[in-house]
RNA sequence: UUCUCAUUAAGAAAGGUGGAGGGAUCAGGUCCUGUGAAACCUUGGCAACCGCCCCGAUGAAAAUUGGGGGAAGGUGCUACAUCCUGCUCAGUGUUCAGUAAGCCGGCACUGGGAAAGAUGAGUU
Numbered sequence: 001u002u003c004u005c006a007u008u009a010a011g012a013a014a015g016g017u018g019g020a021g022g023g024a025u026c027a028g029g030u031c032c033u034g035u036g037a038a039a040c041c042u043u044g045g046c047a048a049c050c051g052c053c054c055c056g057a058u059g060a061a062a063a064u065u066g067g068g069g070g071a072a073g074g075u076g077c078u079a080c081a082u083c084c085u086g087c088u089c090a091g092u093g094u095u096c097a098g099u100a101a102g103c104c105g106g107c108a109c110u111g112g113g114a115a116a117g118a119u120g121a122g123u124u
Stems, first nucleotide, its partner, number of pairs: 003122006013043005021032003026086004044078003049074002052070004056065003082116001087113009
């Protein structure tokens, strides 16, 4: 770097250096920030993807594992739902010609899916 799979509303902060931005990208919104942003370092913490251990299940065995538990080695993470929206589908409400009903459309809200991103495991 390519592709595949899983997860993505839970959880977890102090100190030092630094000195103006930051929440991936673009746009809109919104939030954090000189009571000190990003980045880096130290210490702590969270979680349990991989690996490890025990039990269960299947199996004659080798072994396997969408089950339960343990521990914390390799990663990861430690404001806000991946901060929200953007594409699409559905529902509800509302609006709509001089009038009545009302489709499409517009607007608002709610829910599902996708895309993109992030992390892990595998793979090229």
The RNA shown here (SAM riboswitch aptamer (S box leader)) has 124 nucleotides and comes from a Balneolaceae bacterium. The model forms 97% of the base pairs in the Rfam consensus.